[in-house]
RNA sequence: UUCUUCAGGGCGUGGUGAAAUUCCACACUGGCGGUAAAGUCCGCGAACCAUUAUGGCCGACUCGGUGAAACUCCGGGACCAACAGUAAAGUCUGGAUGAAAGAAGAA
Numbered sequence: 001u002u003c004u005u006c007a008g009g010g011c012g013u014g015g016u017g018a019a020a021u022u023c024c025a026c027a028c029u030g031g032c033g034g035u036a037a038a039g040u041c042c043g044c045g046a047a048c049c050a051u052u053a054u055g056g057c058c059g060a061c062u063c064g065g066u067g068a069a070a071c072u073c074c075g076g077g078a079c080c081a082a083c084a085g086u087a088a089a090g091u092c093u094g095g096a097u098g099a100a101a102g103a104a105g106a107a
Base pairs, nucleotide, nucleotide: 001107002106003105004104005103006102012026013025014024015023027091028090029081030080031044032043033042034041039079040078048056049055050054061077062076063075064074065073083094084093085092
């Protein structure tokens, strides 16, 4: 450099109601790279807007302990999750058996 493959998970039980997987209670889930092991740090991708190079936009953490080093481990307590649809959605449906960050293998 070329080719191939892989590359996002999660709502159960109950209550109210004409109607809620959307409200309430308890739950469940967490892309990729870096780094003392990360949904919350620093970046990237996706989605969305503009452009056609790219840019914008893009949610969320604290306390204590150990240690040379951890907002990453252990313990406690928190918080976040695009757009559209709909009884108000991280989990349903849809764009999407899509796409990409990246990973693996072969030449």

Annotation
Model confidence (mean pLDDT): 78 of 100. Predicted 3D model of a 107-nucleotide RNA (FMN riboswitch aptamer (RFN element)) from a pig gut metagenome. Rfam family: FMN riboswitch aptamer (RFN element). Rfam links the family to the GO term FMN binding. The sequence is in RNAcentral, with records from MGnify.